[in-house]
Molecule: SAM riboswitch aptamer (S box leader)
Organism: Cerasibacillus terrae
RNA sequence: CUCUUAUCAAGAGAGGUGGAGGGAUGGGCCCUGUGAAACCUCGGCAACCUUCAGAUGAAUUCUGAAACGGUGCUACGUCCUGCGCUCGACCUUUCGAGGGAUAGAUGAGGG
Repeated sequence: CUCUUAUCAAGAGAGGUGGAGGGAUGGGCCCUGUGAAACCUCGGCAACCUUCAGAUGAAUUCUGAAACGGUGCUACGUCCUGCGCUCGACCUUUCGAGGGAUAGAUGAGGG
């Protein structure tokens, strides 16, 4: 970098350096000199890998516990939305709801 697969409605901050951006992306809407990104230190959240126990005929199985280790995260539903489908409202424009796909993020396995 790429393929497969699971999850994405919850949760979790302080200090220092830094000095204008950031929230992937188009459109929105937000955060930000009452300091953005990035880096460092110490925390925290989670439970994908891991460890333990149990259940099942079996499993890419399920349940529970732990949180040392590998990871990830620590504003707003993946911040909302984009593509199409169904339903409802509406004189039309349009608005709302639902699930699906695309895209993205993270873990695990393969190349």